[in-house]
RNA sequence: GCAAUUGACUCUGGAGAGCGGCUAAAAGCCCACCGAAGGGGACGCGUUAACACUUAUUCUAUCUAAGAGUUGCGUCAAUCUCUCAGGUAACCGGACAGAGGGGUUUUC
Numbered sequence: 001g002c003a004a005u006u007g008a009c010u011c012u013g014g015a016g017a018g019c020g021g022c023u024a025a026a027a028g029c030c031c032a033c034c035g036a037a038g039g040g041g042a043c044g045c046g047u048u049a050a051c052a053c054u055u056a057u058u059c060u061a062u063c064u065a066a067g068a069g070u071u072g073c074g075u076c077a078a079u080c081u082c083u084c085a086g087g088u089a090a091c092c093g094g095a096c097a098g099a100g101g102g103g104u105u106u107u108c
Base pairs, nucleotide, nucleotide: 009100010099011098012097013096018031020030021029022028032088033087034086038084039082040081041080044075045074046073047072049071050070051069053067054066055065056064
């Protein structure tokens, strides 16, 4: 310097579940539901992390090597699952997917 990918941004598509009650809206409370913002989650596996034990070596201890245990960290991890949060007419939001150089002037 070029290209690709990821993220942000823009446009488009985008499910589910009560237009529930208290009191008309927001908010709050109660009952019933949904999973696709976000968030949490097992066994197992790994560990040059910490603690403490066994065996070998050694006069003893330390060191070293191997094994087993507890804790921590990582992974398993996700569209599964939980329903904390969020949501249950429309709007907004929405995992995920597709696409994405822009501006000015003249003429038709």
Molecule: Glycine riboswitch aptamer
Organism: Gammaproteobacteria bacterium